[in-house]
SAM riboswitch aptamer (S box leader) from a Clostridia bacterium, 118 nucleotides, folded computationally.

RNA sequence: CUCUUAUCAAGAGCGGUGGAGGGAUUAGGCCCAAUGAAACCCGGCAACCAGCCUGGAGUAUUGUCUUCCCGGCAUGGUGCUAAGUCCUACAGGGCGCCUGCUACCUGACAGAUAAGAG
Numbered sequence: 001c002u003c004u005u006a007u008c009a010a011g012a013g014c015g016g017u018g019g020a021g022g023g024a025u026u027a028g029g030c031c032c033a034a035u036g037a038a039a040c041c042c043g044g045c046a047a048c049c050a051g052c053c054u055g056g057a058g059u060a061u062u063g064u065c066u067u068c069c070c071g072g073c074a075u076g077g078u079g080c081u082a083a084g085u086c087c088u089a090c091a092g093g094g095c096g097c098c099u100g101c102u103a104c105c106u107g108a109c110a111g112a113u114a115a116g117a118g
Stems, first nucleotide, its partner, number of pairs: 001118008013042001015041003021032003026089004043081003048077003051073003055069003085110001090107004094101002
C1' cells in the first nucleotide's frame, strides 16, 4: 500500500510542557482556539486482539486436552479522549409544491479503528 470482516448517536481532565493553529482529503458550510490550537507527557475512557477468572454447551472420556457461547477483570498490544465520522456532496424514499427543505429515513462512496491475509 491492497484485500476481507466487524464497529463508528455511548464514554473519557478545571493536570504539566508547549506555543499558533486545528476540526482526514477537495469544495461549500459551521465551529474550536491567547479564558492557550497542534504535538508530547501524565491522567482517564472503552473492551477490538492476547491473557486470566466464573458459568454453560458440544466432542471425547479413566482422566486431561481442544472447540464454541454468555459474563467478569483491565495484566499486555492497539485505539480513543469538542460537536454523530461536526454537517453536506452520490442514489432512492419522505416533506414541501416549482425547484426548495432535510439533525426525517435508507443505501452507496470516502474515512477512522481493530483483527486477519497478501